[in-house]
């Protein structure tokens, strides 16, 4: 410190998510010691049992029990008495039970955290001062009695005190009218020379209580300031409230409480209400500012089963105390009692989860006592859990035959892996056996010296010596012995993120933190091998924090991404020129007082280190007081004129409200001419019109807008403003002088104006026009279009309160290169300068980009609105405004990993431009109608084998299905038929032959039977291993192959350009069939396509002269290159020429074009062919081949025979042959090419009507071997289903082949069908081309209307690019990239979540009213009772019960508010591969979207 993820790629915004660190943790695997810490975060739920606060006899009276002493009786070891001692049960009285311990429910301030502060109190405790006299009455316990299951109570009777009360004293104290008056005490222990006493004692004296009272100290209580969480969908809150006189109470201030005056007090700096919390010190994260959090320690609060109460007392409204209500548990004899673990174990619940009913008071510390010493679940220790943190160990070290086994392999090897194994060492720890610390020192006992005294006693203090004391624990630490011996896992291996491979599964089963794997070759599921990481632990969850600058103080944005309020005015707040003085509130320095301790950090110490523990320091960033300084800020008073205002002078404006008025124009009424149609559309129609429209003449009427000027004008805060004209009124700019003298900026809340719809009352109503009618248009068309028309749109007044209210850009100020239009002022003769507006282009800069760019989106200052993923939603609740539509504020819950801005390449448009192609159009034939052929769909079938399916399947594979082919069916059979190899092992077979069964394959029967050098060779058979498969996957693939397309185009270097994808180059202007050239040019130069290089063809030369040729010349023949010969022509085949815009003319910068231009056989690629870039279609082929991987192996292999691939209501491709006279038919006559041929063409004769037969020559070919046809020329036939037309059938043959039934071709006879030019669509073609005629070859035994080929006749048209279709460049939109066959919107209808209304229903809070009124204080008293004081007495005084009055807790009634849970039904919303029904958006989305 980054990282994945939006996209085809970029960049940006933004969200998610991950990588850290952390926990009082929990769960999964797994688990050896040890030390230190930590351990109910949930139901403050209930709770069995034990224990957790008592001491004190040196405060009393005593003596149940124990123990030791005495005494008495005697049965000599037992009863009986004795408080005499040590002690002690209840008791009485005293100090403590307000401490320590545990919880965090309530609490938003009665509370904590930091600083102050004044009007108080204190037991114990230090200090100082004074006293401690003399006296009375009770009462507990104890007896006696009685009630009661118990708890316990009641009566009487006795007794003591440091228990209680009066009297005296009163130094200090308190009141006070200043005189005075009020008020205390207790005693107990140790010792004791004198002196009294009959003793006990008196009395002295130490100690230690008591009692007034001064002062501290700590501790307690009260005020005050600041500061302490979230909600405005909580804005108004308060009658003891706020204050002020009195008075009561209180320790104490004070509404604390009463009575009485007076109306205040808090509140946008967030009162009040609602939600959630104890708080801090500190913890965890973080660089740090900060966020989160308050376990363990530590400080403070608050509570104790739940309310509510006061008693004691120095303290308490009391956790192990008391009353009373209420719940809930328990005992009970049913009358009545008991009880409070939010102590410490423990138990049940709940929970995902949190320990021994453990030892000891030995330390530390706390109550009590004079002390010893008792008590102490405080604490100190052990247990129990890998909760954590932090330490150690599981062994070291040699060992290569790189072992065995696992994995994987290209089969060579590779890896586990020095790992093991051996071998040679060590012994931490954990076992066992011995040895063993520290924590302990005071307290007490002696003795010595002090001091206290009258005392050498007693006490206290100081030494010194002696003595006891240890839960942990026989721990810790040591030593000895033995033996590698007893000790490793869990997670992860697509990326982020270190680490790969095999198998297995087949979108199944599973992973998954985010992208996301998985549908037969899965590094991402599941196993194993092997890696990587951590390690006694390692993963997961959960939750903080952080990265996230993703709430931006530090440190962010608002113009297109979320986001500027629609727009002035202004309170309050914020913020503010220029200058000098003072003040010190901010500020800044110094000094100083707190800022607990523990944590952090330094620097030491101490447990073998380390966690851990400890000393000191620093720090604690804060707050108080106090002293200085005076630049800034602030305040105070003063000065200034540059900001801002305000007068005066003219200027320009669709600025604003009002009143009147003008022309065109529409449209109504009315009239005059005039006649038959108008008017609409794409085209219709509906409407208007013969009852006179439409047009047109002229004229009146209404109403509502203002043509030209008109403009990137101008005016206004915005919204807006537009005929002219008249008053009225407002505000701007610029000059130029006067004046006021910071008066300014901005602006929460609030008032104010605000377009169009729309509402409410009257008005008004020409046009146009929501709704609605009605015509089309459509598959529908509630619409685009038409005809009509209502509200509306006009005015008046009042509402409403929004707009894409947009420059999508808040207002103010200052600053920052220019150019160039433009309005309005100033100046200037005028170039031309200035000031304010308003455009357009560029610099710096900014920015993500596009873009802005002095009118910033630049660079600064200031106030103000606003935004933090996307959807749900601008919705719902609630409140405010409205007359209503509805606006204004405005969430959740769910859900998704992404939405989105900008640019870039494509593609893609029912956008544009340019270009081109038999794409159209111009022609000529066709096909779609009939019959056949042949192919495919569908059907059928036992099979009708498979493929190929728009263009780019359908006379395609197939260049030939009768058996074979054959891949399919049906029966029949074989296990290895065929090739080839290696080992083994038998053998002389086998194979031929002939013959029997049988469809056939096969099977049987008979015959025939190698060579040798004896090693063996050949050859069968048989085993084993390889086989075989037209099974399956072309979406594992290879090679081929269609297509876009012979279209012109695909790209690289290296340079420039962008942040970048990427662009440029390749564009523009021109050309061109062509990214062909050329010319400009941040590009230059390059490959791969184009051309061209090849073949064929056209002309001409040369060379050659058979099998081809024959002009001359000679010979022959009915004829015939037949022969001699010739080489001249054709012709063959070979080499060359030749055509390049070269030449002219014209246009142009050039490329180039143009010409009936010259030559020339051939003119601008002269014609054809071959040759097919990057790439697209996951095009097509595992059935040509080949090949992974799957699968099948007595069968999905292989042999055979049959049969099928040829079936047929139909449909649809592609041919043929017609339909006829350009013709049919007979006869007669001519000319070609380029092909083949011995298992072959096959002359010529015969025979047959013939298909052929049957003979038999030449030819392995320029030598032999085919009537070329159409065409010509005669003749006939006269438009008819025909002398056209030939399918279908009958019937007879011929050819081939083992075989023509299913299912071959072809001949003769005899039939003689449909068909008379073919709807809608729809093909090919631009010249030796279309049509037209034939002839050939492959394959083949035999079969062709198909395929390729070939050569004879031999045309028409093209005006031209508006359309169709494709294609090419270039431009523009895009929400598309799987790329328009794209993407998507919305009802509807199935599931499923959440969630909002709702007739109510249930709780749960709070507020008012009203009832009620336990305990308890507190006033009041008529009843009753009463020791101590006062009185001679009666009485009094004073208390006490009981009664009552006030106040209040639980309850209970009625009303409200809130605020959850549930509800028939009901409303929208979200998610859900493969429903319906449209097609709203995106492209001009096909009516531009939107608001």
């Nucleotide at each position: 410190a980054g990282a994945g993820u939006u996209u085809g790629a970029u960049c940006c915004u933004g969200g998610c998510u991950c990588a850290g660190a952390u926990u009082g943790a929990a769960c999964g695997c797994u688990g050896g010691c040890g030390g230190c810490a930590u351990g109910c975060u949930u139901u403050a739920c209930a709770c069995a049992u034990g224990c957790a606060a008592g001491u004190c006899g040196a405060a009393c009276g005593g003596c149940a029990g124990c123990a030791c002493g005495g005494g008495u009786g005697c049965u000599u070891g037992c009863a009986c008495c004795u408080g005499g001692u040590g002690g002690c049960g209840a008791g009485u009285g005293g100090c403590g039970g307000a401490c320590g311990g545990g919880u965090g429910a309530g609490u938003a301030a009665u509370a904590c955290a930091u600083c102050g502060g004044a009007a108080c109190g204190u037991g114990u405790c230090c200090u100082g001062a004074a006293g401690u006299g003399g006296g009375g009455g009770a009462u507990a316990a104890c007896g006696c009695a009685u009630c009661g299951a118990a708890a316990g109570a009641u009566g009487u009777g006795c007794u003591a005190a440091u228990a209680c009360c009066g009297c005296a004293u009163a130094u200090a104290c308190u009141c006070u009218a200043a005189g005075g008056a009020g008020g205390a005490a207790a005693g107990u222990a140790g010792g004791g020379g004198a002196u009294c006493g009959a003793a006990a004692g008196a009395c002295c004296u130490u100690a230690u209580g008591c009692u007034u009272u001064u002062g501290g100290a700590g501790c307690g209580g009260c005020c005050g300031a600041u500061g302490u969480c979230u909600g405005a969908u909580u804005a108004g809150c308060u009658a003891g409230u706020u204050g002020g006189c009195a008075a009561g109470g209180u320790a104490a201030u004070g509404g604390c409480u009463u009575g009485c005056c007076a109306a205040g007090g808090c509140g946008a700096c967030g009162a009040u209400c609602a939600g959630u919390a104890g708080u801090u010190g500190g913890u965890c994260u973080g660089a740090g500012a900060g966020g989160a959090c308050g376990a363990c320690c530590a400080g403070c609060c608050a509570c104790a089963c739940u309310g509510g109460g006061a008693c004691u007392g120095a303290g308490a409204c009391a956790c192990g105390g008391c009353c009373c209500a209420g719940a809930c548990u328990c005992c009970u004899a049913c009358g009545g009692g008991a009880g409070g673990c939010a102590g410490c174990a423990g138990u049940g619940g709940g929970g995902a989860a949190u320990u021994u009913u453990g030892g000891a008071c030995a330390a530390u510390g706390g109550g009590c006592g004079c002390a010893a010493g008792c008590c102490u679940g405080a604490u100190c220790c052990a247990g129990c859990a890998a909760u954590g943190c932090c330490g150690c160990g599981u062994g070291a070290g040699u060992g290569a035959a790189g072992a065995a086994g696992g994995c994987c392999u290209c089969c060579g090897g590779g890896u586990u892996g020095u790992a093991a194994a051996g071998c040679u060492c060590u012994u931490u720890c954990a076992g066992u056996c011995g040895a063993g610390a520290a924590g302990a020192a005071a307290c007490g006992a002696u003795u010595a010296c002090u001091g206290a005294u009258a005392a050498u006693a007693c006490c206290a203090g100081u030494a010194a010596u002696c003595c006891a004391u240890g839960a942990c624990g026989g721990u810790a630490u040591c030593g000895a012995c033995a033996g590698a011996a007893g000790a490793a896992g869990c997670a992860c291996c697509g990326g982020c993120u270190a680490a790969c491979u095999a198998c297995g599964u087949g979108c199944c089963a599973g992973c998954a933190g985010c992208c996301g794997c998985g549908g037969u070759a899965a590094u991402a599921c599941g196993u194993a091998g092997g890696g990587u990481g951590c390690g006694a632990g390692c993963g997961u969850u959960a939750a903080u924090c952080g990265g996230a600058a993703u709430u931006a103080c530090u440190g962010g944005g608002c113009g297109u991404a979320a986001a500027g309020g629609g727009u002035g005015c202004g309170c309050a707040g914020g913020c503010g020129g220029u200058u000098a003085u003072g003040u010190a509130a901010g500020u800044c320095a110094g000094a100083u007082g707190u800022g607990a301790a523990a944590u952090c950090c330094c620097c030491g110490g101490g447990c073998u280190u380390a966690a851990c523990c400890u000393g000191g320091g620093a720090a604690c960033u804060g707050c108080g007081u106090u002293u200085g300084a005076a630049a800034c800020u602030a305040c105070a008073g003063g000065a200034c004129u540059a900001g801002a205002g305000u007068g005066u002078g003219g200027c320009a404006g669709a600025g604003g409200g009002g009143g009147g008025u003008g022309g065109a124009a529409u449209u109504c009424c009315a009239u005059g001419u005039g006649u038959a149609g108008c008017a609409g559309u794409g085209a219709a129609a509906u409407g208007c019109a013969u009852a006179g429209a439409u047009a047109u003449u002229a004229c009146a009427u209404a109403g509502a807008a203002u043509a030209c000027c008109g403009a990137u004008u101008g005016c206004g805060a915005a919204g807006g403003c537009a005929g002219a004209u008249c008053a009225c009124u407002a505000a701007c700019a610029a000059u130029a002088u006067a004046u006021u003298g910071a008066c300014a900026c901005u602006g929460a809340u609030g008032g104010a104006c605000g377009a169009a719809a729309g509402c409410g009352u009257g008005g008004g109503g020409a046009g146009c026009g929501a709704a609605c009618a009605g015509g089309a248009u459509u598959a529908g068309a509630u619409a685009c279009c038409c005809u009509g028309g209502u509200a509306g749109u006009c005015c008046a007044c009042g509402c409403c309160g929004u707009a894409a209210a947009c420059g999508a850009u808040g207002g103010a100020u200052a600053c920052u290169a220019g150019c160039u239009g433009u309005u309005c002022g100033g100046g200037g003769c005028a170039a031309c300068c200035u000031g304010a507006g308003u455009g357009g282009c560029u610099a710096a800069g900014c920015g993500a980009a596009a873009g802005u760019g002095a009118u910033a989106a630049g660079u600064a200052u200031c106030c103000c609105a606003c935004c933090u993923g996307g959807g749900g939603a601008g919705u719902a609740c609630g409140u405010u405004c409205g007359c209503a539509a509805g606006a204004a504020u405005g969430a959740a819950a769910c859900u998704c990993a992404a939405a989105g801005g900008a640019a870039u390449u494509g593609a893609c448009g029912g956008g544009g431009g340019c270009c081109c192609g038999c794409a159209c159009a111009a022609g000529c034939g066709g096909u779609g109608g009939a019959g056949c052929a042949u192919g495919u769909g569908g059907u059928u079938u036992a099979a009708u084998u498979c493929g190929a399916u728009g263009a780019u399947a359908c006379g395609c594979g197939a260049g030939g299905a009768a058996c074979c082919u054959u891949a399919c069916c049906a029966g029949g059979g074989c296990u290895u038929a065929a090739a080839u190899g290696u080992a083994g092992a038998u053998u002389g077979a086998c194979a031929g032959g002939u013959u029997u069964a049988g469809a056939g394959a096969u099977a049987g029967a008979c015959u025939u039977u190698c060579c040798u050098u004896c090693g063996g060779g050949c050859a069968a058979u048989u085993u084993a291993c390889a086989a075989g498969g037209u099974g399956c996957u072309g979406c594992a693939u290879g090679g081929u192959u269609g297509u876009c397309g012979u279209c012109a185009g695909c790209u690289c270097g290296u340079g420039c350009c962008g942040u970048g994808a990427g662009g440029u180059g390749u564009c523009a202007g021109g050309u061109u069939a062509a990214g062909u050239c050329c010319u400009a040019u941040a590009a230059c130069g390059a490959g791969c396509g184009c051309a061209a290089c090849c073949c064929c063809u056209g002309u001409u030369g040369u060379u050659a002269g058979u099998u081809g040729c024959c002009a001359g010349c000679g010979a022959g023949u009915c004829a015939a290159g037949u022969c001699g010969g010739g080489a001249a022509c054709u012709c063959u085949a070979a080499c060359a020429a030749g055509a390049c815009u070269g030449c002219c003319a014209g246009u142009g910068c050039a490329a180039a074009c143009u010409g009936u231009g010259a030559g020339g056989a051939a003119g601008g690629u002269g014609g054809g062919g071959a040759u097919g870039a990057c790439g697209u279609c996951a095009a097509a082929u595992c059935a040509u081949c080949a090949c992974g991987g799957c699968c099948c192996u007595u069968a999905c292999g292989u042999c055979c025979u049959g049969g099928g691939c040829u079936a047929c209501a139909c449909a649809c491709g592609u041919g043929c042959u017609a339909c006829a006279a350009u013709g049919g038919u007979a006869g007669g006559u001519a000319c070609a090419g380029a092909g083949a041929g011995c298992a072959g063409c096959c002359a010529c004769u015969g025979c047959g009507c013939g298909a052929g037969c049957a003979g038999g020559a030449g030819c392995g070919a320029a030598u032999c071997u085919a009537c070329a046809a159409a065409a010509c020329c005669u003749a006939u036939c006269a438009c008819a289903g025909u002398u056209c037309g030939g399918a279908u059938c009958g019937g007879a043959g011929u050819c081939u082949g083992c075989a023509a039934c299913u299912c071959g071709a072809c001949u003769c006879c005899g039939u003689g069908a449909a068909g008379c030019u073919g709807g809608a669509a729809u093909c090919g073609c631009u010249a030796g081309u279309a049509a037209u005629c034939g002839c050939a070859u492959a394959u083949c035994a035999g079969c062709u209307u198909g395929c390729c080929g070939c050569g004879g006749u031999g045309a028409a048209u093209a005006c031209g690019u508006u359309c169709c279709c494709g294609g090419g460049u270039c431009u523009u939109g895009u929400a598309c990239a799987c790329a328009c066959c794209g993407c998507c919107c919305g009802u509807c209808a199935c599931a499923c979540c959440a969630u909002g209304g709702a007739a109510g229903c249930g709780g749960g809070u709070u507020c008012c009213g009203c009832c009620a009124g336990a305990a308890g204080u507190a006033g009041g008293u008529a009843g009753c009772c009463u020791a101590a004081c006062c009185g001679c007495a009666a009485g009094g005084a004073g208390g006490g019960c009981g009664c009552u009055u006030a106040c209040c807790a639980c309850g209970g009634c009625g009303g409200g508010g809130u605020u959850c849970g549930u509800g028939a039904c009901u409303g929208g919303g979200g998610u859900g591969a493969a429903g319906u029904c449209g097609u709203a958006a995106c492209a001009a989305g096909g009516u531009a979207a939107c608001c």
A computed fold for a 1491-nucleotide RNA from an uncultured bacterium, annotated as small-subunit ribosomal RNA. The coordinates come from a structure-prediction model, not an experiment, and the mean pLDDT is 83. Rfam family: Bacterial small subunit ribosomal RNA.